[in-house]
RNA sequence: CGCCCAUCCAGAGCGACCGAGAGACCUGGCUCGUCGACGUCGCAGCAACCCUUCGGCGACGCCGGACACGGGUGCUUCCGCCGGGAUCGAUGGAGG
Numbered sequence: 001c002g003c004c005c006a007u008c009c010a011g012a013g014c015g016a017c018c019g020a021g022a023g024a025c026c027u028g029g030c031u032c033g034u035c036g037a038c039g040u041c042g043c044a045g046c047a048a049c050c051c052u053u054c055g056g057c058g059a060c061g062c063c064g065g066a067c068a069c070g071g072g073u074g075c076u077u078c079c080g081c082c083g084g085g086a087u088c089g090a091u092g093g094a095g096g
């Protein structure tokens, strides 16, 4: 980077820096933002997707449980903010 599979109406904030937009793209709205948003960093928190671990089963997969300083991620405004469109976007996993 591309294909495939799964999930996306739950959950979870403080500080410092930056300085004007942000909410993936287009469009019509709407919401947040100099009472400093978005982004970066630090700390904290939420969460069970994968590894780990326990049990079950029709068994190499599925279901249920444990675990978040055991490891790898991810996330912490609003239903992926809403409608329409593009046939998308994000996260995880397994091959290449």
Base pairs, nucleotide, nucleotide: 001096004093005092006091007090008089013043014042015041016040017039021032022031023030025085026084027083028082029081044076045075046074049072050071051070052066053065054064055063056062057061080088
Molecule: SAM riboswitch aptamer (S box leader)
Organism: Nocardia bovistercoris